[in-house]
Bacterial small signal recognition particle RNA from a Planctomycetota bacterium, 98 nucleotides, folded computationally. The sequence is in RNAcentral, with records from ENA. The gene name in the source record is ffs. The prediction has a mean pLDDT of 80. Rfam family: Bacterial small signal recognition particle RNA. Clan: SRP clan. About the family: The signal recognition particle (SRP) is a universally conserved ribonucleoprotein involved in the co-translational targeting of proteins to membranes. It is annotated as a non-coding RNA gene. On this family, see Rosenblad et al., Nucleic Acids Res 2003: "SRPDB: Signal Recognition Particle Database".
RNA sequence: CGUCGGGUCCCGCGCGAGGGCACGGUGCGAACCUGGUCAGGCCGGGAACGGAGCAGCCAUAAGCAUGCGGUGUUCUGUGCACGGGGUGCCGGACGAUC
Repeated sequence: CGUCGGGUCCCGCGCGAGGGCACGGUGCGAACCUGGUCAGGCCGGGAACGGAGCAGCCAUAAGCAUGCGGUGUUCUGUGCACGGGGUGCCGGACGAUC
């Protein structure tokens, strides 16, 4: 110097890792403007009873939490395989020349 192929790098595709978001499970969750049950009290009634209904309790909405997982989606200074690109860099094999 030449040839070949390899790595880094880029692209495609696939699987995984980590993070975000959404959904699901579970828990919490409304003085009143959610529901149910409505003590007390109030109202109607001669009475029987009825009515509205605060607190409490129960269930939940918006929402919050989660040491529960799974699904979907998304991001990458994340990992690997396969295929392709490229000669900018790195290193390998062979050959030639000095």